[in-house]
RNA sequence: AUUAACCAAAAGCAAACCUAUUGAAAAGUAGGGACGCAAAGUUUCCGGUCUAAGGAGCCCAAAGGGCUUACGACAGCGGGACUGCCGGC
Numbered sequence: 001a002u003u004a005a006c007c008a009a010a011a012g013c014a015a016a017c018c019u020a021u022u023g024a025a026a027a028g029u030a031g032g033g034a035c036g037c038a039a040a041g042u043u044u045c046c047g048g049u050c051u052a053a054g055g056a057g058c059c060c061a062a063a064g065g066g067c068u069u070a071c072g073a074c075a076g077c078g079g080g081a082c083u084g085c086c087g088g089c
Base pairs, nucleotide, nucleotide: 006088007087012037013036017032018031019030020029021028022027035076041082042081043080045079046078047077048074049073050072055069056068057067058066059065060064
C1' cells in the first nucleotide's frame, strides 16, 4: 500500500408523515421529521414496479369517452458497472 472478515467511536444519509413549491400523474426540490441504511454514494446497462397529460395505436362516439403504450419516474425493489470516509485487531 492492497484484499477479506470482525469490532468501537466520531461523522454521514434520511422512510412514513407535515409545510412550501414544480409536475397531468408517478414523483422531484427545500424545510421540519426519523423508519431504517456500511455504500440509503454515482449510474437506467438488464430485469421489475409506478404513472399516462401530450404523442402514437385500437375501440365506441354528436360532444367526448375507454383501453394499450415511456419518450416520464423509482438507485430506499433486485442484479450489473464506477467511486469511496475513520481508527483498532